A computed fold for a 108-nucleotide RNA from Desulfuromonas sp., annotated as SAM riboswitch aptamer (S box leader). Model confidence (mean pLDDT): 86 of 100.
RNA sequence: UCUAUAUCGAGAGUGGUGGAGGGACAGGCCCUGCGAAGCCACAGCAACCGGUCGACUCAUCGGCGAGGUGCUAAUUCCUGCCCCGGAUGCCCCGGGGGAAGAUGCAGA
Numbered sequence: 001u002c003u004a005u006a007u008c009g010a011g012a013g014u015g016g017u018g019g020a021g022g023g024a025c026a027g028g029c030c031c032u033g034c035g036a037a038g039c040c041a042c043a044g045c046a047a048c049c050g051g052u053c054g055a056c057u058c059a060u061c062g063g064c065g066a067g068g069u070g071c072u073a074a075u076u077c078c079u080g081c082c083c084c085g086g087a088u089g090c091c092c093c094g095g096g097g098g099a100a101g102a103u104g105c106a107g108a
């Protein structure tokens, strides 16, 4: 990087360093010198993998968190394509599916 698969309305931040950007992309809308990204330390969340304990209809389910990832503004911040409904001069509102993206796991 590609393929398959699961999840994405919950949850969880302080300090140091740094010095202007950040929220994938585009449009919007936000965050940010009351200090952005990045990096470091410590803390936390979660329970995907692993571990462990228990249940069991043997396929799974539940508890724990010292290991491996991940994550700690806003639903994946919202929308992007298609369908349905509402409303209706183009706007807008609600619902469903998809695309894209993110993360885990497995494979190439």
Stems, first nucleotide, its partner, number of pairs: 001108003005104004013042005021031003025080004043072003048068002051064005076100001081097006

Source information: The sequence was found by an Rfam model in a public genome assembly. Rfam family: SAM riboswitch aptamer (S box leader). Its Rfam clan is "SAM clan". NCBI's taxonomy places the organism under Bacteria, Thermodesulfobacteriota, Desulfuromonadia, Desulfuromonadales, Desulfuromonas.